[in-house]
RNA sequence: GAGUUGGUCGGGCGGUCGCGUCGCGUGCUUUUGUCGCUGGUCGGCAAGGGUGCGUGCCGAGGAACGUCCGGGCUCCACAGGGCAAGGUGGUGGGUAACGCCCACCCGGGGUGACCCGCGGGACAGUGCCACAGAGAGGAGACCGCCGGCCGUUUCGGGCUUGCUCGCAAUGGCCGGUAAGGGUGAAAGGGUGCGGUAAGAGCGCACCAGCGUCCGGGGUGACCCGGACGGCUAGGUAAACCCCACCAGGAGCUAGGUCAAGAGGGCAACGGGCUUCGGCCCGUCGCCUGCGCAGGCGUUCGAGGGCGGCCCGCCCGAGCCUGCGGGUAGACCGCUAGAGGCUGCCGGCAACGGCAGCCGUAGAUAGAUGACCGUCGCCGCACCGCAAGGUGCGGGCACAGAACCCGGCGUAUAGGCCGACUCGU
RNA sequence: GCGGGAUUGGCCGAAUGGCUUAGGCGCUGGACUGUGAAUCCAGCCACGAGAGUUCGAUUCUCUCAUCUCGCCCCA
Repeated sequence: GAGUUGGUCGGGCGGUCGCGUCGCGUGCUUUUGUCGCUGGUCGGCAAGGGUGCGUGCCGAGGAACGUCCGGGCUCCACAGGGCAAGGUGGUGGGUAACGCCCACCCGGGGUGACCCGCGGGACAGUGCCACAGAGAGGAGACCGCCGGCCGUUUCGGGCUUGCUCGCAAUGGCCGGUAAGGGUGAAAGGGUGCGGUAAGAGCGCACCAGCGUCCGGGGUGACCCGGACGGCUAGGUAAACCCCACCAGGAGCUAGGUCAAGAGGGCAACGGGCUUCGGCCCGUCGCCUGCGCAGGCGUUCGAGGGCGGCCCGCCCGAGCCUGCGGGUAGACCGCUAGAGGCUGCCGGCAACGGCAGCCGUAGAUAGAUGACCGUCGCCGCACCGCAAGGUGCGGGCACAGAACCCGGCGUAUAGGCCGACUCGU
Repeated sequence: GCGGGAUUGGCCGAAUGGCUUAGGCGCUGGACUGUGAAUCCAGCCACGAGAGUUCGAUUCUCUCAUCUCGCCCCA
C1' cells in the first nucleotide's frame, strides 16, 4: 500500500418547557362499610374508584422493521385406517426448539488470509436436452481414411498395333472404420506402444475414475493403502419421482372475569280501556342475550368434532343463507424472563455449570418530544506557504415497542477496538 | 393477527425453460385528401429489483419492493 475477517458504539454534558406508567403528599368528587346524634339532600372515621395540583424514580432498538422459521403461553382436539398435501436433507455436536449456530468432511473459487454451496438418490422408473450438427444417449458415417467391383484419363511396360498388365489420379456403387476434421454447453475415458487394409480397450503399460472385497485411521461424514473385475458409466431431481426423518389445529380480537346493550320472558305496583276473557302504557326488580324472512333437518340424522378428503368412530337438535338491530367500555392475561453483567471451571467452538451482583417501557388512537447553550463529527466559504484558525448550516443515519422470547433476512450517516493475509 | 394472489411498452393483455417476448388501443413518420377524419404502409417503446439452479430463466428457487383480496363479535 492492497485486502480478508470478528467484535462493538450508534451522539455526550447542562438548562427550560411538555408527555406516559408507577410511588408519595394534598384538594374536590363519588361508592361501600361503620360510628355519632340534632334523625338529615347531616357529620366523623376507614377502604376503594375518578379527577386536579405538587413532587420523586423510570421511560424504545440493534435492528423495536419484514413476518421468513422455531418455541413459550392460551383455548380446542386427543378410537383407528387409507389416500393426498407440506417441510427438512453431508457428518457429529449445541439448544426449549429450529430451515439457526459451532466444528469437521466433500465439491467449487482465490497467490493467500478466507469465501461460497436448497450438499440424500440420475444402477427404481418416466420426462427433457432448443439452435447447430451426420449423430443428443447403450448414438452416429457429413468430410476424411481404408477395402472390393465397374468405368474414365495420364504415364510406363508387353506384344498379336488395339488389346492386356502395372503405378497414380478421378467418377459411381457396395461395405469397413469412431483415430482426425467439423457442430455444440455436452459426442460414450486420457497418453503411449503394439496391432490392422484402415481403424477401434482389439491387446498391453501407466494415469484418471467406477464397482466388489480386504487391511488401517476416524464417534461419523470420509480419508489412506492393496487385490480383483468390466474397459468407462453424460447432464438435469430449485422436472415428475424415490428414500429417510419431522409435524395435531388455531392464535393475545388467544383466553378469563365484570359492566352495558337492542330484543324477549316472569312477577309486583300505579294509571287507562274493556264485550269482564283480558289488553295497553309507565316505574322498579329478576332471568335470558337479539329480531325477521327463506331453506335443510330431529333416529330414513341437518349439523359439529377427530382442522385437507374418504371410510370409520363419537356428539347430536338445531344449522345455513340473506336482510335488519346492537354495544365495542373496565380489569386480568401484561411483562422477572430459555433475563442481563462480572468472575471461575468444562469444552477447539457453538454452548453449558457454579458463585456474586443488577432491577430494566407497558401505551390502547396509542407516551418516550421541542427549544437553547456547549462539546464532538461532517459539508461549504474565507484567511494562511503550512500546521491550523474564523464564519455559516432548518447538516448528523436506518428507523420506532403493542403477549413474550431464540434465530434468519433486510435497512443503516459516521466511528472505535482487535486478529490475519499478500506485495514492497 | 392469520392466510392467499398479482407485477410484461403510455394502457389492456398472451406465453410449454429455448429464435429478436405475440396481439389490440395509443404514439411517431409517410401515402391518400383542397384540409381533417377514416383507411393503407413503415417504425419506436416492455418481462418490478437483486442473487442462485440450469448449456440456457418472463417461466424454477430464495431474498427484497410495491399493489391487492379474504378471514377474524352478540362479549